[in-house]
Molecule: transfer RNA
Organism: Alkalicoccobacillus gibsonii
RNA sequence: UGGGCUAUGGCCAAGUGGAUGGUAGCGAACUCAGAACCCGCUAAUGUUGGUUCGAAUCCAACUAGCCCAA
Numbered sequence: 001u002g003g004g005c006u007a008u009g010g011c012c013a014a015g016u017g018g019a020u021g022g023u024a025g026c027g028a029a030c031u032c033a034g035a036a037c038c039c040g041c042u043a044a045u046g047u048u049g050g051u052u053c054g055a056a057u058c059c060a061a062c063u064a065g066c067c068c069a070a
Stems, first nucleotide, its partner, number of pairs: 001069007010023004018053001025041003046062005
């Protein structure tokens, strides 16, 4: 310098144009107490634009990491 891959809550993943699951945290319930189960709440699409009624998804640029070639 060129090419490829990845980026989604505190953590791990799924995702087909309209955000899904587990785990963690908090609260409630249960218990003599604790654990477990059940219930509720909080919490996420790497950044900036574009297309679209609507973008994690499609398009462009950039950032970070990894790999390959020189």